This is a predicted structure of a 497-nucleotide part of an RNA (small-subunit ribosomal RNA, 5' domain) from a Phycisphaerae bacterium. Its mean pLDDT, the model's own confidence on a scale to 100, is 84.
[in-house]
Context: one part of a larger RNA
RNA sequence: GCCUGAACGCUGGCGGCGUGGCUAAGACAUGCAAGUCGUACGGGGCGUAGCAAUACGCCCAGUGGCGGACGGGUGAGUAAUGUAUCGCUAACGUACCCUCAGGACGGGGAUAGCUGCUCGAAAGGGCAGGUAAUACCCGAUGAGACCACGGCAGGGCAUCCUGCUGUGCUCAAAGGCCGCAAGGCGCCUGGGGAGCGGGCGAUAUCGUAUCAGCUAGUUGGUAGGGUAACGGCCUACCAAGGCGACGACGCGUAGCCGGACUGAGAGGUCGGCCGGCCACAUCGGGACUGAGACACUGCCCGGACUCCUACGGGGGGCUGCAGUAACGAAUCUUCCCCAAUGCGCGAAAGCGUGAGGGAGCGACGCCGCGUGGAGGAUGAAGUCCUUCGGGAUGUAAACUCCUGUCAGGGGUUAGAAAGUUCUGAUCAACCCCAGAGGAAGUGGCGACUAACUCUGUGCCAGCAGUCGCGGUAAGACAGAGGCCACAAGCGUUAGGC
Numbered sequence: 001g002c003c004u005g006a007a008c009g010c011u012g013g014c015g016g017c018g019u020g021g022c023u024a025a026g027a028c029a030u031g032c033a034a035g036u037c038g039u040a041c042g043g044g045g046c047g048u049a050g051c052a053a054u055a056c057g058c059c060c061a062g063u064g065g066c067g068g069a070c071g072g073g074u075g076a077g078u079a080a081u082g083u084a085u086c087g088c089u090a091a092c093g094u095a096c097c098c099u100c101a102g103g104a105c106g107g108g109g110a111u112a113g114c115u116g117c118u119c120g121a122a123a124g125g126g127c128a129g130g131u132a133a134u135a136c137c138c139g140a141u142g143a144g145a146c147c148a149c150g151g152c153a154g155g156g157c158a159u160c161c162u163g164c165u166g167u168g169c170u171c172a173a174a175g176g177c178c179g180c181a182a183g184g185c186g187c188c189u190g191g192g193g194a195g196c197g198g199g200c201g202a203u204a205u206c207g208u209a210u211c212a213g214c215u216a217g218u219u220g221g222u223a224g225g226g227u228a229a230c231g232g233c234c235u236a237c238c239a240a241g242g243c244g245a246c247g248a249c250g251c252g253u254a255g256c257c258g259g260a261c262u263g264a265g266a267g268g269u270c271g272g273c274c275g276g277c278c279a280c281a282u283c284g285g286g287a288c289u290g291a292g293a294c295a296c297u298g299c300c301c302g303g304a305c306u307c308c309u310a311c312g313g314g315g316g317g318c319u320g321c322a323g324u325a326a327c328g329a330a331u332c333u334u335c336c337c338c339a340a341u342g343c344g345c346g347a348a349a350g351c352g353u354g355a356g357g358g359a360g361c362g363a364c365g366c367c368g369c370g371u372g373g374a375g376g377a378u379g380a381a382g383u384c385c386u387u388c389g390g391g392a393u394g395u396a397a398a399c400u401c402c403u404g405u406c407a408g409g410g411g412u413u414a415g416a417a418a419g420u421u422c423u424g425a426u427c428a429a430c431c432c433c434a435g436a437g438g439a440a441g442u443g444g445c446g447a448c449u450a451a452c453u454c455u456g457u458g459c460c461a462g463c464a465g466u467c468g469c470g471g472u473a474a475g476a477c478a479g480a481g482g483c484c485a486c487a488a489g490c491g492u493u494a495g496g497c
Stems, first nucleotide, its partner, number of pairs: 001497004006493005013369006019362002021327001027324002030322003035066003040063002043060007073280003082205008092197003097193007105139004114129006145170001147168009176185003206252003213243003218240008255277004259270004282303005305316004333359001335358003341355001342353004372402004382393004406438001408433006415427002441486005446467003452481005462469002
């Protein structure tokens, strides 16, 4: 000098864009943050029309489907099961979407809801009866899928892979819903694609040797299990290996990257906001469901904490958005809207969405604007200095003439709205009105370093980044006048280069 997620002191007019719990991954009151589909299904309630059957509409849970594995948060753990880059998978998966080919035949038994009875303070159950489906089950058909045994051709990387083909074996489905119909949305099997994911390898990835040896599923093999898949991943048996000064093992520290800051660069330091990856969800463990989880607002078990209780027993998890106390030098509103973008569900209308879009608070940062403009005296007053002559503040003020940014008041209405209609939470454009009115401070002035005098004080009180000032004329303390610097900021502290 530049920089910061800053804090502190003094001061503070406006706007735009950003940004804001760095400490206790400590604890949390309250509300909200994941639903949706009646064009899968049966029922309950209400309303309208009707004498009624019934029709239509709305609401309510339930069965069923899809979604809840995304989105959002945090950085505890992790030095490699991570990340970055480059490869490999001939060892793999993939719901929804696109595309190609083929198919959907016959039957069955239940169960929520509901009704009745009943247990419990509650949370929540039990028994009986009876009901629907795109829920569940059985049979059929079935291949280019799977498995077994063959044939031919091509390829590769050792095991092998790909294509054509033969025989045998195993396994499907909802002909449902809407529609007058045409048709639409769905269902099953297989191939391909897109996108997404699992696995493997190479290289790189902090400090410490005052850590030098480490290792028993350890290293390899055989067989089996397990997985979508390779593998000691797991098990049994066999062998005795494997790693290490090119730093194993241990200890400490740490999420990694794109990047950020600084620097001429090389380098050094950092990884907040935004984007990618990883990990975690009160602590520890476990699996279930599912295309996908070992699952933040799912389940089970154990621990700690906390709440309710009729004492028998139950409930909870903000490292989502706001908010609370606590901690701390320190960090915001229990706001508005789904109008836009996106996501989930739905045929759609639409519903949901603290994602997101906005507004609010904080000079926390960057940027822009203003606090007026022109004229105006050998120069008012006041104040300061003085050699008492004068000098300084100073065109500064007063005064005259003007302007109208911002803030204030009123009005009109483009644009953000795409999708000829409609839709704006919020922002905003344009026009008019009044009037200099409402808007300047902070730090410094001994040298480094730009800016000097007076008074007070008297090694006191104090200053200080370093050198050093202060003991009676202090340009270094304190006040004042003046001056210098920056300016809605200016200084200080902490930290990086």